[in-house]
Predicted 3D model of a 115-nucleotide RNA (SAM riboswitch aptamer (S box leader)) from Hymenobacter sp. BT18. Its mean pLDDT, the model's own confidence on a scale to 100, is 84. Its Rfam family is "SAM riboswitch aptamer (S box leader)". About the family: The SAM riboswitch is found upstream of a number of genes which code for proteins involved in methionine or cysteine biosynthesis in Gram-positive bacteria. NCBI's taxonomy places the organism under Bacteria, Cytophagia, Cytophagales, Hymenobacteraceae, Hymenobacter.
RNA sequence: CACUUAUCAAGAAAGGCGGAGGGACAGGCCCUGUGAUGCCUUAGCAACCAGUAGAAAUACCAGGUGCUAAAUCCUGUUCUGAGUCGGCUUCGGUCGGCGCGGAAGAAGAUAAGUU
Numbered sequence: 001c002a003c004u005u006a007u008c009a010a011g012a013a014a015g016g017c018g019g020a021g022g023g024a025c026a027g028g029c030c031c032u033g034u035g036a037u038g039c040c041u042u043a044g045c046a047a048c049c050a051g052u053a054g055a056a057a058u059a060c061c062a063g064g065u066g067c068u069a070a071a072u073c074c075u076g077u078u079c080u081g082a083g084u085c086g087g088c089u090u091c092g093g094u095c096g097g098c099g100c101g102g103a104a105g106a107a108g109a110u111a112a113g114u115u
Stems, first nucleotide, its partner, number of pairs: 002114007013042005021031003025076004043068003048064002051060003072107001077104005083098006
């Protein structure tokens, strides 16, 4: 790097260094000299793996990771619900636009495993 599985609406920040970008990508919308991103220290959150108990469910612990703005910040592809506006209509419907929802998926992140 690739593949598989699981999870992603909860939770958790102070200080130091440094000095202009950052939130994966695109669009949007945000954060940011009242100092971002990054690095370091300390603290914390969570509980995937490990460990302990157990038949199991599970509980405890916090060693290996991870995380500590906004739902993975929102949307992205497909299907679908009610609403509303408009076109056509054989008046039964049908097609399209708009915003609001739902389901699945894609992409991404993290963990565990495989090559």